[in-house]
């Protein structure tokens, strides 16, 4: 200098003017209430819609998707079993989680580093299309063989021997099919072959020793044991999960049929168990009301406020001008254009997704110079 | 705001649970039939299975994320 990896942060700033939501204080006049007084005009205090003035305060890293969890509220005090759902290497953190941190193993990258729903397939069941002879304790299409049986020919001392065929048969070394063909290489062995035997390598199982909290790692011995894949297929094992959601739920006001029908209803799909119950519960038919407050927050709506314009600055692009330079290029001011994703709605912790542009730190690889 | 469902030729749907060839009807095109049209018969065209990743030998189907549309809720 170039290419790249990881982590963290910002995501416009200042001023002027105009505008919006919420809260507080003050002013004025309707309105309501209380009290004094009264012949009349009235007077004082409190509350207070609208209006005016002043002060304080007012979006994000994701407020988004609503994927996971918790708080809160109701259903029964949140119960037992079955069914069902979720999670799935190890240790820790957390209120909890499918989150985070560190590690192990596997895969990718030259590397920094990244990715992984990563228990069990020698518990059981299912599936493996097409192609191919054969797809799971398999299989003979081509090929190889002629040991054994068979057939033919020849010889024969009549016991059998030799040659040929490939009918039965043997064979998984080679070809071919496939995502996958039942360990690999070599030597021996054989009629031809084959872990059939042996040596080495790879895997698996089991045992021993050492290290680590653990997943697991290192070393050694034994067994020819060679065992396909799939559990984001059923399933087994371990852990875990009650349901609904602020339109939860509570209070007030208004309206309304002492209407008709059913006898059970609620907590969970089922069972047990528990609770409520005839002045009860549930559903349907018909009619009526559809307002306010709390829940609710140092932003807090209930059709949803948090913005706009101008000036200067910042960043990026473009245009012409000037300066430096041999070139490449660099610098200065001017003009112009642009500055993303996106807007809280009960609250919080995470995850995921979107995001113009910029800053900082650590590290890796390549090239050049010293 | 909360809860639930769907997306497959131009249109309406099946296939998905239990992975392997994407199929049916209407529409469209060509030919036959008819004096001509319609109907009928035969043949044919047409599908990134909403998009992107993952699991698997293999994904419309299984899992995750995103997009669009629809329904319900005092």
């Nucleotide at each position: 200098c170039g290419a790249g990896u990881c982590g963290g942060c910002c995501g416009g700033g200042u001023g002027a003017c105009c505008g919006c939501g919420g809260c507080c204080g003050g002013g004025c006049g309707a309105c309501g209430g209380u009290g004094c007084g009264c012949u009349u005009c009235u007077c004082a205090c409190c509350g207070g819609c609208a209006c005016c003035c002043g002060g304080c305060u007012g979006a994000g890293g994701a407020a988004g998707g609503u994927c996971g969890g918790g708080g809160c509220u109701c259903c029964a005090c949140a119960g037992g079993g079955c069914a069902g759902g979720g999670u799935g290497c190890u240790g820790g953190c957390u209120a909890a989680c499918g989150g985070c941190c560190a590690g192990u193993c596997g895969g990718g990258g030259c590397g920094a580093c990244c990715c992984g729903a990563a228990g069990g397939a020698a518990a059981g069941u299912g599936c493996c299309a097409c192609a191919g002879a054969g797809a799971a304790c398999a299989g003979a299409c081509c090929g190889c063989c002629g040991a054994u049986g068979g057939c033919a020919c020849g010889g024969u001392u009549c016991g059998c021997c030799g040659u040929g065929c490939a009918c039965a048969g043997g064979u998984a070394a080679g070809g071919g099919u496939g995502a996958a063909a039942c360990g690999g290489u070599g030597c021996g062995g054989u009629a031809a072959g084959a872990g059939c035997g042996c040596a080495c390598c790879a895997g698996c199982g089991c045992c021993c020793g050492g290290g680590g909290u653990g997943a697991c790692c290192c070393g050694g011995a034994c067994g020819g044991c060679u065992c396909g894949g799939u559990a984001a297929a059923c399933c087994c094992c371990a852990c875990u999960c009650g349901g609904a959601g602020c339109a939860a739920g509570g209070c007030c006001a208004a309206a309304u049929g002492c209407g008709g029908g059913a006898c059970g209803g609620g907590c969970u799909g089922c069972c047990c168990g528990c609770c409520c119950u005839a002045u009860g519960u549930c559903c349907c038919c018909a009619g009526g009301u559809g307002g306010g407050c709390c829940g609710c927050a140092u932003a807090g709506a209930u059709g949803g406020a948090u913005g706009g314009u101008c000036a200067c600055c910042c960043c990026a692009g473009c245009g012409a001008u000037c300066c430096c330079g041999c070139c490449a290029g660099g610098g200065a001011g001017c003009g112009u254009u642009g500055g993303a994703c996106a807007g809280a709605a009960c609250c919080c912790c995470g995850c995921c997704u979107a995001u113009a542009g910029g800053c900082c730190g650590a590290c890796u690889c390549g090239c050049c110079a010293c | 705001c909360g809860g639930g469902g769907a997306g497959u030729g131009g249109c309406g749907c099946a296939g998905c649970c239990a992975g392997g060839u994407a199929g049916c009807g209407c529409a469209c095109g060509u030919g036959c039939u008819u004096u001509g049209g319609g109907a009928g018969c035969a043949c044919g065209c047409g599908g990134u299975c909403g998009g992107g990743a993952g699991u698997u030998c293999a994904a419309a189907u299984c899992u995750c994320c995103c997009c669009u549309c629809c329904c319900c809720g005092a």